[in-house]
RNA sequence: GGAAAUGUAGCUCAAUGGUAGAGCACUUGCCUAGUAUGCAGGAGACCCUGGGUUCUAUUCCCAACAAUUCCA
Numbered sequence: 001g002g003a004a005a006u007g008u009a010g011c012u013c014a015a016u017g018g019u020a021g022a023g024c025a026c027u028u029g030c031c032u033a034g035u036a037u038g039c040a041g042g043a044g045a046c047c048c049u050g051g052g053u054u055c056u057a058u059u060c061c062c063a064a065c066a067a068u069u070c071c072a
Base pairs, nucleotide, nucleotide: 001071002070003069004068006066007065010024011023012022013021018055026042027041028040029039030038049063050062051061052060
């Protein structure tokens, strides 16, 4: 220098053009002599940024940025 794939909750990951979910973590209550486990709840992401298409965009298109891999 070129190419590819990625960017969603504190972390690891889903989802599909019609107002985003799981596990772990956090937190409240129950349980226990107590802790852990277990049970029932709760909070937490305007989906990396800026544009475009669309009645509607996390999703489709373009660009930028970040980090990863490959080629030279």